[in-house]
Context: one part of a larger RNA
RNA sequence: AAGUAACGAUAAGAGGGGUGAAAAACCCCUCCGCCGAAAACCCAAGGUUUCCUGUUCAACGUUAAUCGGAACAGGGUGAGUCGACCCCUAAGGCGAGGGCGAAAGCCGUAGUCGAUGGGAAAUAGGUUAAUAUUCCUAUACUUCUUGUUACUGCGAUGGAGUGACGGAGAAGGCUAGGCCAGCACAGCGACGGUAGUUCUGUGUUUAAAGUUGUAGGUUGGAGAUUUAGGUAAAUCCGGAUCUCUAAGACCGAGAACUGAUGACGAUUAUCUCUUCGGAGAUAAGAAGUGGCUGAUGCCAUGCUUCCAGGAAAAACUUCUAAGCUAUAGGUAGCAAGGAAUCGUACCGUAAACCGACACAGGUGGGUAGGUAGAGAAUACUAAGGCGCUU
Numbered sequence: 001a002a003g004u005a006a007c008g009a010u011a012a013g014a015g016g017g018g019u020g021a022a023a024a025a026c027c028c029c030u031c032c033g034c035c036g037a038a039a040a041c042c043c044a045a046g047g048u049u050u051c052c053u054g055u056u057c058a059a060c061g062u063u064a065a066u067c068g069g070a071a072c073a074g075g076g077u078g079a080g081u082c083g084a085c086c087c088c089u090a091a092g093g094c095g096a097g098g099g100c101g102a103a104a105g106c107c108g109u110a111g112u113c114g115a116u117g118g119g120a121a122a123u124a125g126g127u128u129a130a131u132a133u134u135c136c137u138a139u140a141c142u143u144c145u146u147g148u149u150a151c152u153g154c155g156a157u158g159g160a161g162u163g164a165c166g167g168a169g170a171a172g173g174c175u176a177g178g179c180c181a182g183c184a185c186a187g188c189g190a191c192g193g194u195a196g197u198u199c200u201g202u203g204u205u206u207a208a209a210g211u212u213g214u215a216g217g218u219u220g221g222a223g224a225u226u227u228a229g230g231u232a233a234a235u236c237c238g239g240a241u242c243u244c245u246a247a248g249a250c251c252g253a254g255a256a257c258u259g260a261u262g263a264c265g266a267u268u269a270u271c272u273c274u275u276c277g278g279a280g281a282u283a284a285g286a287a288g289u290g291g292c293u294g295a296u297g298c299c300a301u302g303c304u305u306c307c308a309g310g311a312a313a314a315a316c317u318u319c320u321a322a323g324c325u326a327u328a329g330g331u332a333g334c335a336a337g338g339a340a341u342c343g344u345a346c347c348g349u350a351a352a353c354c355g356a357c358a359c360a361g362g363u364g365g366g367u368a369g370g371u372a373g374a375g376a377a378u379a380c381u382a383a384g385g386c387g388c389u390u
Stems, first nucleotide, its partner, number of pairs: 013031006032387004040367004046347002050345001051075006060068002080141002082343003086119003092113003098107003122139005142339011153324002158319004166306004172299003177293005182204006188196001205263002209258003216251004220245008229237002264288001267284007307310001353362002369381004
């Protein structure tokens, strides 16, 4: 220079009340404004206590601060079913023996690890200051062990099936959601009319699971004989032959019934507290139907079509080998018991992650209301959240 520039999106504040030493910024109320395929909500990664409550204001906060993601203290994360662990493998890693190398070491078989993939099972409601598919209530489901009853060829690290998969396109059936009507409850007009057949507001919600097996999709079905294949075996799979037969089997959204004489539910009543806005507790509890529309979700890993021809292994089903003999093992029913360990708070398009900062940057997945619209564009808006710390 200079008490100058700046104080980090031009989404915006104003009034009243409270607290307090002090209030433009904290708390409460009433208006106003902004976002609304987000500036809302739920997960993953990452952070690691930032969460909740009380107390405090030195420092931190681009100002003040009674406030805070700050300081101090106390509290908070509850699982057979969510995720991990576990079983299985992919790229890739490691790698007994082995090969190579002067050595360090490099490669690699068997194997062993390795998810971003495959593999059992839970929903609705309630509850806390802070957790909930974890607690509570109600109703379910899975798997293993043991016992028992009945029946019985069981048995794998091996065989077979299945698991099991690409792109594009089209039509159909549904549902979530939405809209309208009806119904229930409430309202009763600041200026003429409006107590309603008309107007305004709110509500009209209910799961998993069980039973049934629909729209639709796939495949003909049953039996017998035989057998150069499936490294041995096979009653299994594959091949061949014969007979009978017209439907049978498998998959499959949704709907219906049960679940539910339950829950939820606008609202009403009583009591307590109150900053007079409201908050809490207890009790009672209405309607809870129909039509239209309708997905990018489900049927569907389906169907049609194309060439570039689109993981593996385990679980699962079945077959026998070694072996086991009426024991063991297997199947079905019933009963009892078990299901450990770890994660679970909070932020998560952000002031809590990555950017030296409370930084106009960056950050994967899911949900997707209304009016207008082809639309997830755009404009306005609901729920919800904010007005960006001079």